[in-house]
Background
The prediction has a mean pLDDT of 88. Predicted 3D model of a 327-nucleotide part of an RNA (large-subunit ribosomal RNA, domain IV) from uncultured Christensenella sp. The organism belongs to Christensenella, within Bacteria. The sequence was found in a public genome assembly.
Context: one part of a larger RNA
């Protein structure tokens, strides 16, 4: 010097991205226990007190009561919750990146849409066949959402899906007008040219689909601009105008979303880019791509506090192991 362990005056988070690490709490008995709540919880909440040994008494006993007594210390060593306040996310127990991520991600019960009438839909397979299912719509497949509570607004113009069939378009097939090649024959020649064979081929006929017409948002998705106006000012309940399929409702809001931004005000601190409560000017919130709440839960994230401490002021000493050096 490296690793590891122990102790430390005074202070006690001043350390640091951050209390990381350490310290602290700890068993059992008794007392006592808030907000909130889905009335189950929260809760070991929090916060206090006790614990050895001896004797007497009570008791069948466990044990209890009273008195006494020893030590610095009695769950005498070891092992054995730190706690509280507030916010965000996810309801919860679960699951996951075997070997850098355990989470707010996945799943979930519940909700909803859609397909499927049984030789079901869907899936695997060339097929036979199998799963679905020895099930039958209170069943099975797929999509989205994600306990619970209160709710889930407007737009069907585009895309998708469902339905419709009058018209337009449209394949192979059917159809075969016509055209070309060949040559018996005709012609002096140029040429014409039957049948057959062959190459090609117009009209006409003809399905789904598409165009078209409707419906449909817990389908993919979308949910405006400018100007003016009230008896201070400011603002605009109100009016005008343009555009649109329709112009964002209830909620929430500087947010896991806010650029400007350390927005402004309030709280907490002596001092707060974080945090909490408000405001709303939402660059670029918003309703099952769910919106807003929510008890309980969380090795989740964030802010604050109590206790506690060598994290620090600021380092010291001691034990063990090792490297190195000297002998």
């Nucleotide at each position: 010097c490296u690793c590891u362990u122990g102790u430390u005056a005074a202070g006690g988070a001043a350390c640091u991205c951050g209390g990381c690490a350490a310290a602290a709490u700890g068993a059992c008995c008794c007392c006592g226990u808030a907000a909130c709540u889905u009335c189950g919880g929260g809760a070991a909440a929090a916060g206090g007190g006790g614990u050895g040994c001896c004797a007497a008494c009570a008791g069948c006993a466990a044990u209890g009561u009273u008195g006494g007594u020893c030590g610095c210390a009695g769950u005498g060593a070891a092992g054995a919750g730190u706690c509280c306040c507030a916010a965000c996310c996810g309801a919860c127990u679960g699951u996951u990146u075997a070997c850098c991520a355990a989470a707010a991600a996945c799943a979930c019960a519940g909700g909803u849409c859609u397909c499927u009438g049984c030789u079901a839909a869907a899936u695997c397979g060339u097929a036979a066949g199998a799963u679905g299912a020895a099930g039958u719509a209170u069943a099975g497949g797929g999509g989205c959402u994600g306990a619970c509570g209160c709710c889930u607004g407007c737009c069907c113009g585009g895309u998708g899906c469902u339905g419709g069939a009058a018209g337009g378009u449209u394949a192979a097939g059917a159809g075969g007008a016509g055209a070309g090649g060949u040559u018996a024959g005709c012609g002096c020649a140029a040429g014409c040219g039957a049948a057959g064979c062959u190459u090609u081929g117009a009209a006409u006929u003809u399905a789904a689909g598409c165009c078209c017409c409707a419906g449909u948002g817990a389908a993919c998705g979308g949910c405006g601009g400018c100007c003016g106006u009230a008896a201070c000012u400011a603002u605009a309940a109100c009016g005008g105008u343009c555009c649109u399929a329709a112009g964002g409702u209830a909620g929430c809001g500087a947010a896991a979303u806010u650029c400007c931004u350390u927005g402004u005000c309030a709280g907490g601190u002596a001092a707060g880019u974080u945090c909490u409560g408000a405001c709303c000017c939402g660059c670029a919130u918003g309703a099952a791509u769910g919106g807003c709440g929510u008890a309980a839960c969380g090795a989740g994230u964030u802010g604050g506090g109590a206790g506690c401490u060598g994290u620090c002021u600021c380092a010291a000493c001691a034990g063990g192991a090792g490297a190195u050096c000297c002998g």